[in-house]
A computed fold for a 510-nucleotide part of an RNA from an uncultured rumen bacterium, annotated as small-subunit ribosomal RNA, 5' domain. The coordinates come from a structure-prediction model, not an experiment, and the mean pLDDT is 85.
Context: one part of a larger RNA
RNA sequence: GGAUGAACGCUGGCGGCGUGCUUAACACAUGCAAGUCGAACGGGAAUUACAUUUUAGCUUGCUAAGUUGUAAUUCUAGUGGCGGACGGGUGAGUAACGCGUGGGUAACCUGCCUUAUACCGGGGGACAACAGCUGGAAACGGCUGCUAAUACCGCAUAAGCGCACGAGGAGGCAUCUUUUCGUGUGAAAAACUCCGGUGGUAUAAGAUGGACCCGCGUCUGAUUAGCCAGUUGGCGGUGUAACGGACCACCAAAGCGACGAUCAGUAGCCGGCCUGAGAGGGCAAACGGCCACAUUGGGACUGAGACACGGCCCAAACUCCUACGGGAGGCAGCAGUGGGGAAUAUUGCACAAUGGAGGAAACUCUGAUGCAGCGACGCCGCGUGAGUGAAGAAGUAUUUCGGUAUGUAAAGCUCUAUCAGCAGGAAAGAAAAUGACGGUACCUGACUAAGAAGCCCCGGCUAACUACGUGCCAGCAGCCGCGGUAAUACGUAGGGGGCAAGCGUUAUCC
Numbered sequence: 001g002g003a004u005g006a007a008c009g010c011u012g013g014c015g016g017c018g019u020g021c022u023u024a025a026c027a028c029a030u031g032c033a034a035g036u037c038g039a040a041c042g043g044g045a046a047u048u049a050c051a052u053u054u055u056a057g058c059u060u061g062c063u064a065a066g067u068u069g070u071a072a073u074u075c076u077a078g079u080g081g082c083g084g085a086c087g088g089g090u091g092a093g094u095a096a097c098g099c100g101u102g103g104g105u106a107a108c109c110u111g112c113c114u115u116a117u118a119c120c121g122g123g124g125g126a127c128a129a130c131a132g133c134u135g136g137a138a139a140c141g142g143c144u145g146c147u148a149a150u151a152c153c154g155c156a157u158a159a160g161c162g163c164a165c166g167a168g169g170a171g172g173c174a175u176c177u178u179u180u181c182g183u184g185u186g187a188a189a190a191a192c193u194c195c196g197g198u199g200g201u202a203u204a205a206g207a208u209g210g211a212c213c214c215g216c217g218u219c220u221g222a223u224u225a226g227c228c229a230g231u232u233g234g235c236g237g238u239g240u241a242a243c244g245g246a247c248c249a250c251c252a253a254a255g256c257g258a259c260g261a262u263c264a265g266u267a268g269c270c271g272g273c274c275u276g277a278g279a280g281g282g283c284a285a286a287c288g289g290c291c292a293c294a295u296u297g298g299g300a301c302u303g304a305g306a307c308a309c310g311g312c313c314c315a316a317a318c319u320c321c322u323a324c325g326g327g328a329g330g331c332a333g334c335a336g337u338g339g340g341g342a343a344u345a346u347u348g349c350a351c352a353a354u355g356g357a358g359g360a361a362a363c364u365c366u367g368a369u370g371c372a373g374c375g376a377c378g379c380c381g382c383g384u385g386a387g388u389g390a391a392g393a394a395g396u397a398u399u400u401c402g403g404u405a406u407g408u409a410a411a412g413c414u415c416u417a418u419c420a421g422c423a424g425g426a427a428a429g430a431a432a433a434u435g436a437c438g439g440u441a442c443c444u445g446a447c448u449a450a451g452a453a454g455c456c457c458c459g460g461c462u463a464a465c466u467a468c469g470u471g472c473c474a475g476c477a478g479c480c481g482c483g484g485u486a487a488u489a490c491g492u493a494g495g496g497g498g499c500a501a502g503c504g505u506u507a508u509c510c
Stems, first nucleotide, its partner, number of pairs: 001510004006506005013382006019375002021340001026338003030335003035082003040079002043076009053066006089293003098218008108210002113206008121155001123153002130145006161186011191198002219265003226256002231253004236248003268290004272283004295316005318329004346372001348371003354368001355366004385415004395406004419451001422445004429437001454499005459480003465494005475482002
């Protein structure tokens, strides 16, 4: 000099764009953050229309109330489907194929989507809801009975597919791969419809996403030198989507290490950011990619995908409810609270846009997101007026008492209106409709110099000096050093210098 997710002191006008718990991965009141589909299904409720029938009133064909049936519309607890593995948060752990980079899979999977081919035949038995009975303070159940489906289970069918065997061709150094043919064997499906469509099953291919393996790179310590028994390899199995000591039985006794094993400490990694002429050094906030985690530890279930933040089970700590028998919970989602701390915001608005989930759609949901609020926290822009004005006014400071400085500064006069304030009009963002922002941006009009300047420094480094007070005291200080009676270095004043809605200090990095 530059930089910061900064903090502190003094001060503070406006706007735009960003940014805001770096500490306790401490504990959390309250609300919201993942639902959706009635065009999969049976019920239930409400309304309307028509029909039916009962009762009451009477103006004997109307009114009111009710029963039953049909149809339509709306709503929905339950069964079922898809989604809750995305999106959002955090950085505790991890020195590792975690990440980066380059390869490999002749060792793999892939819902929704796209393309192609072939199909969707015929049956069965349940369980919720519901009804009845019943247990419990509650959470939540139990028994009996009825019932539907795109829920569940057999059967049929098999072009194509899997498996086994046999024969032939091609490729590869090889384990082997690929292809053709034959035989045997095994496994599918679901319908709905407003008739437009939407779906279901099998196979092949694509796309997308993922899994695994390898080369190289990836902090410090030797005041850590030896480490390791599933350890290293083989054989055969188990398991997996798949390879593999991943796991198991048996066999061998290997394997790693001064090119730093093991141990200990520290740490998420990268794109990047800061600095620097560069080489390098430092950092890992915001935005993007990957990883890991979801009170702590463990486990699996479901599923195309999880060993699953707002799912389940077990154990632990903590908190809450209880009728003491038993139950409930997990903000490292968005707000918000307590605590910690030098320190970090609103219990806001909207789904209008972009995107996501479901749905045929209308649409619903979305603290993702878009916006607004708060904070000079940062960067950028603008303003706090312009011209004229010497009686060089007054005041103040100083003085050799003549003056000098403040100083064209002020006043006065003449103007202007950026910003702020007032009034009116009023966008784009939205392709027909739909705008949270927002009566915002922007435009116009009237109006008044009015509402808008501070902070640090003045011995040298280093731009800027005098007076008074103090008297090695009080104090200053980044270094050198000032202060003991004439202090340009302390304190105050006048003046001056620098930067400016900021200026200084502290901390950290180059």